[in-house]
Context: one part of a larger RNA
Molecule: large-subunit ribosomal RNA, domain I
Organism: Chloroflexota bacterium
């Protein structure tokens, strides 16, 4: 030097545990805000800082309920001083009061949390008003309402690429996706047939599944896209104007003042395809079903309350839940804890029980709102710059095509029921409807949140960036990006005392504990590395 070996130091692997995460499920709730909101900034405690609460009434104030002998949040204890002990602290629930300043931020400005008024009432202090659009009344310069902004993902609506494939590369594909803007709701959106279907016939608003089906089709017929009808589910629900008609009111024209005519605005009336209504004859009629509002009982519903049963002793331990002996309860043998593994010790669990406010459905009164039927068919009306075309787009499974059907920028421009549209150019039979006005629950999306369960999910380089003062420390001018960090013991019992020492440092003793090689850098303690001490070879 290099091997060996024992013993240590370094390190934090690995094994065990989990306060914390992931994933589903059920059910809740689906919004907050000019009554100032999401979010913040400064205070705020006998206390230096951080976290939580809360707001100059500031870890709080009042009132009801509920429990209950100790409390004055956590990091985190300590001392203080206090409050309560059946006259009820503190905790838990529900309902108030207070709620600085900033922020939609709103009395002007401003570099957010600052700074500058005015006017009125009070007057020491203070307090109230004062922003912009938009509608509405009227005394026309007030006055009363409404909106703004935030918020995870689902809807809708406008706008809209590019990597990317095509094995390049432009139609085309990604895709109407991603970002972007605007809007609403607990769901939105669609929705009661000018709809399918068939040429025997039938269905009968609409969303969603399954399926037809990767079919017809489409496609530099390439990459690719990709229906429908029908058949089986899921929930089912149907309604309203506009019009002709009739009447009031109002304004205007015009008058032979009796009225007539326009036009407005309310009111009845009427809502359909076997066409209906209006009109005009005849008959009949008060019952159904919905909102609202009140009462009453009832339900469910906060914190919460009962809520079965086990000892013993040997045996081993630092402890019994373990061993062994004998019992009990079970509508309760899920869970957790408790000095090792407890149905029977404790907290619970099965059942049962309580109860404000709110909220549910039922009855009852009331108020609103809703309604017939038959026969005539002369005359009226039944959505207009719309329907269709023409010429440019785009949407359907359809990339302009023989291309229907849907939107519409831009020209044209219809017909009124003996009408009119569709039934994949286009006619014709014949079949289906009734455009050009509106609403509409369920079946269906989503989870920022709240509770309950679960879990052939993770276990601390994993599982959420984040089990810890985590969006924290730090980086960056910003937008932004973003860690590392768990485990003493059953209990702190967390090492009084004495030694050495300069020493509040570090040891050595003593002393607690089952263990101190559990000593706080703390469970368990591998390897890389390093030290000592023998022993071997050179």
């Nucleotide at each position: 030097g290099g091997c060996g070996u024992a013993u240590g130091a370094a390190g934090g692997a690995u094994g065990c545990c989990u306060u914390g995460g992931c994933u589903u499920u059920c059910a809740g709730a689906g919004a907050c805000g000019a009554u100032g909101a999401a979010g913040g900034a400064c205070g705020u405690g006998a206390u230096a800082g951080g976290c939580u609460g809360c707001g100059a009434u500031a870890a709080g104030u009042u009132c009801c309920g509920g429990u209950u002998a100790g409390g004055u949040g956590c990091c985190g204890a300590a001392u203080a001083a206090c409050c309560a002990u059946u006259u009820g602290a503190c905790c838990c629930g529900g309902a108030g009061a207070u709620u600085u300043c900033c922020g939609a931020a709103u009395g002007g400005g401003g570099c957010a949390a600052c700074c500058c008024a005015a006017u009125c009432c009070u007057u020491u202090u203070g307090g109230a008003u004062u922003a912009u659009u938009c509608c509405a009344a009227u005394u026309u310069a007030u006055u009363g309402g409404a909106a703004a902004g935030u918020g995870a993902a689902c809807c809708c609506a406008c706008c809209g690429a590019a990597c990317u494939g095509a094995a390049a590369c432009a139609u085309c594909u990604a895709a109407g996706u991603a970002a972007g803007u605007g809007g609403a709701g607990g769901a939105a959106a669609a929705g009661a047939a000018a709809a399918c279907a068939a040429u025997u016939a039938g269905u009968g608003a609409u969303u969603c599944c399954c399926u037809a089906a990767g079919u017809a089709g489409u496609g530099g017929c390439g990459a690719g896209c990709g229906a429908a009808c029908g058949g089986g589910g899921a929930a089912c629900a149907g309604c309203c104007c506009a019009a002709a008609c009739c009447a009031u009111u109002g304004u205007u024209g015009u008058u032979u003042c009796g009225g007539c005519a326009a036009u407005a605005a309310u009111g009845g009336g009427g809502u359909u395809g076997u066409a209906g209504g209006a009109c005009u004859g005849c008959a009949a009629a008060c019952a159904u079903u919905a909102u609202c509002a009140u009462a009453a009982a009832a339900c469910c519903u906060a914190a919460g309350u009962g809520g079965a049963a086990g000892a013993a002793u040997c045996u081993u331990g630092g402890a019994a839940a373990a061993u062994u002996u004998u019992a009990c309860c079970g509508c309760a043998g899920u869970g957790g804890g408790u000095g090792a593994u407890a149905g029977u010790c404790c907290c619970g669990u099965a059942c049962a029980c309580g109860u404000a406010a709110a909220g549910u459905g039922u009855u009852a009164u009331g108020a609103u709102a809703u309604a017939u039927g038959c026969a005539g068919u002369a005359u009226c009306c039944u959505g207009a710059g719309u329907a269709g075309c023409g010429c440019g787009g785009g949407a359907c499974c359809g990339g302009a095509g023989a291309a229907a059907u849907c939107c519409u920028g831009u020209g044209u421009g219809a017909a009124u029921c003996u009408g009119c549209c569709a039934g994949c150019a286009c006619c014709a039979u014949c079949u289906g409807g009734u455009a050009a006005g509106g609403c509409u629950a369920a079946a269906u999306a989503c989870u920022u949140c709240u509770g309950a369960a679960a879990g052939a999910c993770c276990g601390a380089u994993a599982g959420c960036g984040a089990a810890c003062a985590a969006g924290u420390a730090c980086c960056g001018u910003a937008a932004g990006g973003g860690a590392a960090a768990g485990g003493u013991g059953a209990a702190a019992a967390g090492a009084a005392c004495c030694c050495u020492g300069a020493a509040c440092a570090a040891g050595g003793g003593a002393g607690u504990g089952a263990a101190a090689u559990a000593g706080a850098u703390u469970c368990u303690g591998a390897a890389a590395u390093c030290a000592u001490a023998c022993g071997c070879c050179u």